[in-house]
Predicted 3D model of RNase P RNA and transfer RNA as a complex of 482 nucleotides. The coordinates come from a structure-prediction model, not an experiment, and the mean pLDDT is 77.
RNA sequence: CCAGGGGGCCGGGCAGCCGCGUGACUUCGGUCGCGAGGAAAGUCCGGGCUCCACGAGACAAGGGUGGCGGGUAACGCCCGCCGUGGGCAACCACAGGGAAAGUGCCACAGAGAGCAUACCGCCGAUGGCUUCUUCGGAAGAUCAGGCAAGGGUGAAAGGGUGCGGUAAGAGCGCACCGGGGUUCUGGUAACAGCGCCCGCAUGGCAAACCCCACCCGGAGCAAGGCCGAAUAGGGGCGGCGUGUCCCGGACUUGAUCCGGGACAGGGGUGUUUCUCCCCAGUCGCCCGGGUUGGCUGCUCGAGCCAUGGAGCAAUCCAUGGCCCAGACGAAUGGCUGCCGCCGCGCGGCUGGUGUGCAAGCAUACCGCGUGCGGAACAGAACCCGGCUUACAGGCCCCCUGGCAUU
RNA sequence: GCCGGCUUAGCUCAGUUGGUAGAGCAGUUGAUUUGUAAUCAUCAGGCCAGGGGUUCGAAUCCUCUAGCCGGCACCA
Numbered sequence: 001c002c003a004g005g006g007g008g009c010c011g012g013g014c015a016g017c018c019g020c021g022u023g024a025c026u027u028c029g030g031u032c033g034c035g036a037g038g039a040a041a042g043u044c045c046g047g048g049c050u051c052c053a054c055g056a057g058a059c060a061a062g063g064g065u066g067g068c069g070g071g072u073a074a075c076g077c078c079c080g081c082c083g084u085g086g087g088c089a090a091c092c093a094c095a096g097g098g099a100a101a102g103u104g105c106c107a108c109a110g111a112g113a114g115c116a117u118a119c120c121g122c123c124g125a126u127g128g129c130u131u132c133u134u135c136g137g138a139a140g141a142u143c144a145g146g147c148a149a150g151g152g153u154g155a156a157a158g159g160g161u162g163c164g165g166u167a168a169g170a171g172c173g174c175a176c177c178g179g180g181g182u183u184c185u186g187g188u189a190a191c192a193g194c195g196c197c198c199g200c201a202u203g204g205c206a207a208a209c210c211c212c213a214c215c216c217g218g219a220g221c222a223a224g225g226c227c228g229a230a231u232a233g234g235g236g237c238g239g240c241g242u243g244u245c246c247c248g249g250a251c252u253u254g255a256u257c258c259g260g261g262a263c264a265g266g267g268g269u270g271u272u273u274c275u276c277c278c279c280a281g282u283c284g285c286c287c288g289g290g291u292u293g294g295c296u297g298c299u300c301g302a303g304c305c306a307u308g309g310a311g312c313a314a315u316c317c318a319u320g321g322c323c324c325a326g327a328c329g330a331a332u333g334g335c336u337g338c339c340g341c342c343g344c345g346c347g348g349c350u351g352g353u354g355u356g357c358a359a360g361c362a363u364a365c366c367g368c369g370u371g372c373g374g375a376a377c378a379g380a381a382c383c384c385g386g387c388u389u390a391c392a393g394g395c396c397c398c399c400u401g402g403c404a405u406u
Numbered sequence: 407g408c409c410g411g412c413u414u415a416g417c418u419c420a421g422u423u424g425g426u427a428g429a430g431c432a433g434u435u436g437a438u439u440u441g442u443a444a445u446c447a448u449c450a451g452g453c454c455a456g457g458g459g460u461u462c463g464a465a466u467c468c469u470c471u472a473g474c475c476g477g478c479a480c481c482a
Stems, first nucleotide, its partner, number of pairs: 001402010012339007020035006037377001041388002044386005049220004062216005067081005082096001083094004097211002102209002104205003119151002121147003126144002129140004159177006178200001179198004184193003224296004234287007242264009265279004270274001289481003303322008341374007349367001351366007407478007416431004425462001433449001435447003455471005
């Protein structure tokens, strides 16, 4: 210098004037403080907080996660390691448990697609056939049969390469590679290494059902609480069902429920005592009506910064300092000047580098000056931790391969 | 702000244990008719909203993005 990999950061700065939101102070004139983001976004995960349901625990249903270890309030996130695959390498990707628990699927093509098969092909050892014969046998065809090497189909055809072997072949035998099982060693573990055994017998899909292990109650600040205004404080359907007290029971305290008794009620039917039925209430849904207000929740928090320490790291600990938006018709902006960045045009400099020659001129780029234009994605809405997605332009650090030079 | 659903031909919609994507209307061409409509026959039109992944194979399963639609306030 070229090509590439990984990580981090900025994403205009300063000043003046005019405005906006909010808090404090006020002599009511104002003054002072603070005022968007790395994603505030998508709402994809995990929590805090609030209400509802439920007695807790446990089981079932439903949903989710999935190598191992660590971090964390928690996670599907992060860090480290392992395995597999890709890359010469730096490094990257992986929903990465189980396919000998079971069910299901593998279209078309193909002979055969799941305890598989023989279309083309190879063979003719064995039995039979034909011919010859020196009667020992030889030759031929391939009927039975043997084979799965080669061809062909397919995403996938029951390990791969080589040698031996055979009638032809085949883990049939052997060597190497791959695979499975297992002892020992190392490691917390995933796993790795060495040795031995098994010729290899049961391919793929679980982001198909499913099995195993672990996790999860539901809804969400339009949650929830208080106040105010207004309306017809209404109607219909359904469930449980009058209130108070006492006793007993339901796996244990409490809550709740059930059963029994006493007292106190209203209405209806049948002839009074008496028997039977219904309620007042509460919950859910629907119809109809009213309002579109205020306060709270609300912003100090798993907070930010600096230093030191532990750890490979994520992260944690200690000390010190700081206060950093709380709007709801929803503030965080506009103008001017200077500087910085990018693009285009122009200008001259005895500016620098390169090229051309007629040798001091021309031209390209850079530097300098000047004019005009531009500057992304996007914008809090209860709050945090992550992930994902969008982003003009620019900066920094580390690493790999190649070329050149020293 | 929060919570659900949908996207397939020009339009309205089907499409299930994942295996070459269909229907009706509209359109083209021809027949019928003096001509038009209706009718009959015929043909064309789709990368299933877009990207990525799983799989031999995706409209379908998973994930990200875009667009569209719907619901959720309080009082009594």